The RNA shown here (transfer RNA) has 73 nucleotides and comes from Candidatus Desulfovibrio kirbyi. Rfam family: tRNA. The sequence was found in a public genome assembly. Model confidence (mean pLDDT): 81 of 100.

[in-house]
């Protein structure tokens, strides 16, 4: 320098024939227990990597850039 893959909640990830942003875990609060552990319930937490394009509408399609991994040279 070139090719490929990935980027979504604090963490691990799902979600793409375009229309509701989610699961587990963590955190907070409450209940059960004499207490811890544990279980249950409720809640908080996200500009879906950046910028732009297409579209009535983009996590999803297209392009650029950034970061990580990997292959070739």
């Nucleotide at each position: 320098g070139g090719g490929g893959c990935u980027g979504u909640a604090g963490c691990u990830c799902a979600g793409u024939u375009g229309g509701g942003a989610g699961a587990g875990u963590u955190c907070u609060u409450g209940a059960a227990u004499g207490g811890c552990a544990u279980u249950c319930a409720a809640g908080g937490g996200g500009u879906c990597g950046u910028c732009g394009g297409u579209u009535c509408a983009a996590u999803u399609c297209c392009g650029u850039c950034c970061a990580g991994c990997u292959c070739c040279a």